A computed fold for a 74-nucleotide RNA from a Candidatus Aenigmatarchaeota archaeon, annotated as transfer RNA. Its Rfam family is "tRNA". The family's RNA type in Rfam is transfer RNA. Taxonomically the source falls in Candidatus Aenigmatarchaeota (Archaea, Nanobdellati). The sequence is in RNAcentral, with records from ENA.
[in-house]
RNA sequence: GGGCCCGUAGCUCAGCCUGGUAGAGCGUCCGCCUCUUAAGCGGAAAGUCGAGGGUUCGAAUCCCUUCGAGCCCA
Numbered sequence: 001g002g003g004c005c006c007g008u009a010g011c012u013c014a015g016c017c018u019g020g021u022a023g024a025g026c027g028u029c030c031g032c033c034u035c036u037u038a039a040g041c042g043g044a045a046a047g048u049c050g051a052g053g054g055u056u057c058g059a060a061u062c063c064c065u066u067c068g069a070g071c072c073c074a
Stems, first nucleotide, its partner, number of pairs: 001073004006068002010026004020057001028044005050066005
């Protein structure tokens, strides 16, 4: 230098192909239960979807550029 792949909640990830309410598990907080804790049950908070631009009525999703991590080739 070229190619592929990954980046979404505090953590691990799904959703992207085929545009239409941003989700799950774990964790955190509150409550119930319990002599207490754990377990169990119910609820809540938490995200500029790596960044910028474009297309579109509408973009996590499509297109372009770019940043970071990994792998392969040279």